Small-subunit ribosomal RNA, central domain from an uncultured bacterium, 345 nucleotides, folded computationally. The RNAcentral record of the full RNA draws on ENA. Its Rfam family is "Bacterial small subunit ribosomal RNA". Gene Ontology terms of the family: ribosome and structural constituent of ribosome.
Context: one part of a larger RNA
RNA sequence: UUGGGCGUAAAGGGUGCGUAGGUGGCACGAUAAGUCUGAAGUAAAAGGCAACAGCUCAACUGUUGUAUGCUUUGGAAACUGUCGAGCUAGAGUGCAACAGAGGUAGGCGGAAUUCGUGGUGUAGCGGUGAAAUGCUUAGAUAUCACGAAGAACUCCGAUUGCGAAGGCAGCUUACUGGAUUGUAACUGACGCUGAUGCUCGAAAGUGUGGGUAUCAAACAGGAUUAGAUACCCUGGUAGUCCACACAGUAAACGAUGAAUACUCGCUGUUGGCGAUAUACAGUCAGCGGCCAAGCGAAAGCAUUAAGUAUUCCACCUGGGGAGUACGCCGGCAACGGUGAAACUC
Repeated sequence: UUGGGCGUAAAGGGUGCGUAGGUGGCACGAUAAGUCUGAAGUAAAAGGCAACAGCUCAACUGUUGUAUGCUUUGGAAACUGUCGAGCUAGAGUGCAACAGAGGUAGGCGGAAUUCGUGGUGUAGCGGUGAAAUGCUUAGAUAUCACGAAGAACUCCGAUUGCGAAGGCAGCUUACUGGAUUGUAACUGACGCUGAUGCUCGAAAGUGUGGGUAUCAAACAGGAUUAGAUACCCUGGUAGUCCACACAGUAAACGAUGAAUACUCGCUGUUGGCGAUAUACAGUCAGCGGCCAAGCGAAAGCAUUAAGUAUUCCACCUGGGGAGUACGCCGGCAACGGUGAAACUC
């Protein structure tokens, strides 16, 4: 390279936007670059392949033929390309509806927790398998009132909803993104994918400044134990929260890249639609369950495909060594990205 793969065997990039590139709807005309076809030239010899022949055979050798290719030229016009002029089924815009924990910033609320002050009250409380450390007559625990602080939002709540992913949940205000449905007024292929690049990106972590109620790495003590640098208990600092900046990784999972078309059905549910509707049925877009064909090594998947096809990107090639070493790039650092080999089975 040909070829084969990527849910669970090795393999889908964490996510989007998007450059180059690749690829692309219906119909008309032109062109002739690709494509097809005729002719001419050329493709040194040797070598390759085929046939025949010569050394007794073979290797070896000889003769003849042949192979894609390249150039020029005459034609063909279905397909691809290019140019011109069109279309509306893709895509987008408008208009009218509509649901939502989508995002950012501000304000507000109650319960709980801890702490403080005061009242009542007295000897225990707490904790465990059992204990002890711990707290408590300087009055704890319990209970009532008041106050403060920070963080999180019970019920509703759901195989529910929204978001590209990460993720998003008390109430409310402002600003704001996207989706869906209906309509068919407008644009007229403007589409799809996307190397490099850029954006966003849980938790933990880092820097500076705040904040610190709870919980809690580290740490201390008490237990357990042969030991116990653990599991259990009492404490407890970073952190957990906020602002700004960095970091850029996760079982970042549906372990399933994106887009389009097609392919039996049943059932639940969310949001629209058709003047009126609590019923029934239909339809569009989502979220679930079960199954047919088909696929699959199987379990399973099955209109939300892992089925049938097309386009584009990423990735894989035995296990260990190793996501290591070295180099380079990024980072304040932690570390991240890229990423071998010897050796060994």